A computed fold for a 120-nucleotide RNA from Anaerolineales bacterium UBA5796, annotated as Glycine riboswitch aptamer. The sequence was found by an Rfam model in a public genome assembly. Its mean pLDDT, the model's own confidence on a scale to 100, is 82. The model forms 90% of the base pairs in the Rfam consensus.
């Protein structure tokens, strides 16, 4: 140098499921009025409640494996089996968080640049 691993940034791609229902402060269209004002449309709306769903920000849980302790038995030692515990991945699981038109977000994938790194 190349290649592999990692990070940041830039570009591209990227699924699922309610524009659910109720209450609703507030904002406030048309129209009326000389005006003050009246009026009260609305995929507007802080907040609250109810039911139904999704899994791909983040987070929870764990399999093999491995480690520790106990125990074994006529008695001693002691691997496996047995009991208890620790470590233990994911797109699996839970649905805490987040989400359920579009937009945004989005695990992950591809490309580029820069930096860090080296088991064979």
């Nucleotide at each position: 140098a190349a290649c592999g691993g990692g990070a940041a940034c830039a570009g591209g791609g990227a699924a699922g499921a309610g524009a659910u229902u109720c209450u609703g402060a507030g904002c406030g269209a048309a129209g009326c009025g000389u005006a003050a004002g009246c009026g009260g449309a609305g995929a507007c709306g802080a907040a609250g409640a109810a039911c139904g769903c999704c899994g791909a920000a983040g987070g929870u849980g764990c399999a093999a494996a491995u480690c520790c302790g106990g125990g074994a038995c006529a008695g001693g030692c002691g691997a496996a089996u047995c009991c208890g515990g620790g470590u233990g991945a994911a797109a699996c699981u839970c649905u805490c968080a987040g989400g359920c038109a579009a937009a945004a977000g989005g695990a992950c994938c591809c490309u580029g640049u820069u930096c860090c790194u080296g088991a064979a």